This is a predicted structure of a 473-nucleotide part of an RNA (small-subunit ribosomal RNA, 3' major domain) from an uncultured bacterium.
Context: one part of a larger RNA
RNA sequence: UGACGGGGGCCCGCACAAGCGGUGGAGCAUGUGGUUUAAUUCGAUGGUACGCGAGGAACCUUACCCGGGUUUGACAUACAAGGGAAUGGCGCAGAGAUGCGCCCGUGUAGCAAUACAUCCUUGAACAGGUGCUGCAUGGCUGUGGUCAGCUCGUGCCGUGAGGUGUUGGGUUAAGUCCCGCAACGAGCGCAACCCCUACCGUCAGUUACCAGCAGGUAAAGCUGGGGACUCUGGCGGAACUGCCGGCGACAAACCGGAGGAAGGCGGGGAUGACGUCAAGUCAUCAUGGCCCUUAUGUCCGGGGCUACACACGUGCUACAAUGGCAGGUACAGAGUGAGGCGAGGCCGCGAGGCGGAGCAAAACGCAGAAAGCCUGCCGUAGUUCGGAUCGGAGUCUGAAACCCGACUCCGUGAAGUUGGAAUCGCUAGUAAUCGAGCAUCAGCACGGCGCGGUGAAUACGUUCCCGGGCCUU
Numbered sequence: 001u002g003a004c005g006g007g008g009g010c011c012c013g014c015a016c017a018a019g020c021g022g023u024g025g026a027g028c029a030u031g032u033g034g035u036u037u038a039a040u041u042c043g044a045u046g047g048u049a050c051g052c053g054a055g056g057a058a059c060c061u062u063a064c065c066c067g068g069g070u071u072u073g074a075c076a077u078a079c080a081a082g083g084g085a086a087u088g089g090c091g092c093a094g095a096g097a098u099g100c101g102c103c104c105g106u107g108u109a110g111c112a113a114u115a116c117a118u119c120c121u122u123g124a125a126c127a128g129g130u131g132c133u134g135c136a137u138g139g140c141u142g143u144g145g146u147c148a149g150c151u152c153g154u155g156c157c158g159u160g161a162g163g164u165g166u167u168g169g170g171u172u173a174a175g176u177c178c179c180g181c182a183a184c185g186a187g188c189g190c191a192a193c194c195c196c197u198a199c200c201g202u203c204a205g206u207u208a209c210c211a212g213c214a215g216g217u218a219a220a221g222c223u224g225g226g227g228a229c230u231c232u233g234g235c236g237g238a239a240c241u242g243c244c245g246g247c248g249a250c251a252a253a254c255c256g257g258a259g260g261a262a263g264g265c266g267g268g269g270a271u272g273a274c275g276u277c278a279a280g281u282c283a284u285c286a287u288g289g290c291c292c293u294u295a296u297g298u299c300c301g302g303g304g305c306u307a308c309a310c311a312c313g314u315g316c317u318a319c320a321a322u323g324g325c326a327g328g329u330a331c332a333g334a335g336u337g338a339g340g341c342g343a344g345g346c347c348g349c350g351a352g353g354c355g356g357a358g359c360a361a362a363a364c365g366c367a368g369a370a371a372g373c374c375u376g377c378c379g380u381a382g383u384u385c386g387g388a389u390c391g392g393a394g395u396c397u398g399a400a401a402c403c404c405g406a407c408u409c410c411g412u413g414a415a416g417u418u419g420g421a422a423u424c425g426c427u428a429g430u431a432a433u434c435g436a437g438c439a440u441c442a443g444c445a446c447g448g449c450g451c452g453g454u455g456a457a458u459a460c461g462u463u464c465c466c467g468g469g470c471c472u473u
Base pairs, nucleotide, nucleotide: 005473007472008471009470010469011468012467013466015462016461019426020425021424022423023422026317027316028315029314030313031312032311033310034308035307042053043052064303065302066301067300068299069298070297073126077125079123080122081121082120083119084118088103089102090101091100092099093098107116108115109114128292129291131290132289133288137286138285139281140280141279142277149188150187151186152185153184154183155164156163157162168179169178170177194269195268196267197266199237200236201235202234203233204232205231209226210225213224214223215222240263243257244256245255246254319419323378324377325376326375327374328373329372335366336365337364340359341358345354346353347352385416390411391410392409393408394407395406396405432454433453434452435451437449438448
């Protein structure tokens, strides 16, 4: 000077408390440990690994295993020699990679020699490595933490390390601001400037809209038209403790009020200081060193990453009546579509099929939102709850669903009656609950990401648990 303390003071945070819903029990999904295996590729491991890298493992991916090939190589640059355009087609062998044979074919410029481009063979440089080291590294990331801190110049103090400033009195979400002070200033952080959202104005109206006018229909902005409204999207305004009262130190601020769409940071996002954990990543990429070089490179077929006595994490579905089932009937937002979305119609119980209108989309499609509301049935039962598992029959994608896809229909109908110790999330359009979309993607979503619908309860308080900030010992 720091760090730590079951030292002290002050103060924060869904940290506790108050409340709502879960996890821990069940079945399944998914990740991990372990075990198994020819291989079950690798990494991530308290918080800060475990629906994580992976925003899609049937082949591919793929890095693993077995087997079959190959050696200037699947890929790059350049050289020498020889040959030919390249490419392609057919046959045979083969699991394929590939090998052998035959055939077509003969680039550009130039009359040509030749040059250029490209390919093959040989040779020699070299390529290649998801091989090792994240404790040699760059870059990127997690974390504390959106916590309020971390420092510098000059001056002053101290032999010096260093201190002061940054402490103190108030105040704030904030080292935010005010006051004081051997300090005076400054930088990185805070805040603001950026984006979305909430209100208004203005400009602009097509594919959106429809008040008035006209036409028109079974109905319909359907048509003429309109520029009012909604909406769309460009510009601007609006909120600043500006005003009033109280309180405070005459300060900063705080409390209440008015007006206002919004009030004291309006709500949300982006934004992450100096440094910490030799934190994570050599498998995104880059890169030093080391290692392999007829193999640790590379190509192919098949298998594996999907195994299963177990153990843990994260989820989904439930255990029912605020429910289940049947019929009827409303109302979104944000997206996405051309090798695509695919309407109406017809066929099928259905997944889906046939067919193809329209649409590069405020136009057409995906697209029926669902919970909700109305009516009826069920009557507390392992049930008309629950849907695992298994049998059968199918659909779709794809060369191909045996290992190992999703979905549909018929049958089957398991565990489960609210879950021990323990433990998680959330303070408002939040939790809870309901559906819809997108990325990845041929196909495959209970995961992820954003979207809207319905829409709560509670917070006395800071003693205690956890984490953090300042001062002090």

Overview
Its mean pLDDT, the model's own confidence on a scale to 100, is 86. Its Rfam family is "Bacterial small subunit ribosomal RNA".